[in-house]
RNA sequence: ACCUCCUCCCCGGGAGAGAGCAGGCUGUUUUUUUAGUCUGCCGCCGAAGGCGCAACCGCCCCGGAAACGCUCAGGCAAAAGGACCGGGAAGGAUCU
Numbered sequence: 001a002c003c004u005c006c007u008c009c010c011c012g013g014g015a016g017a018g019a020g021c022a023g024g025c026u027g028u029u030u031u032u033u034u035a036g037u038c039u040g041c042c043g044c045c046g047a048a049g050g051c052g053c054a055a056c057c058g059c060c061c062c063g064g065a066a067a068c069g070c071u072c073a074g075g076c077a078a079a080a081g082g083a084c085c086g087g088g089a090a091g092g093a094u095c096u
Base pairs, nucleotide, nucleotide: 001096004093005092006091007090009088010087011086012085013084018042020041021040022039023038024037025036026035027034043076044075045074049072050070051069052068056064057063058062
């Protein structure tokens, strides 16, 4: 220095499901209305996280393991978030 892997950061892409009902609070508003939030209720979603089974893998005592499953959490207009993919850069590790 190159390849590969890991971590952090930046950029781009990124799905699904009720702008649900009732009550309260705050702001706005002449009134009507509307936005946010809290509590409760019902219906849903899975691609933050978490948990579970397992193909499989390993150093095989025991561990590691999914985009599968469960929905505790989270989410169900937009925004935010978002597994994963692509690009950039920094640090670290192994090999050459």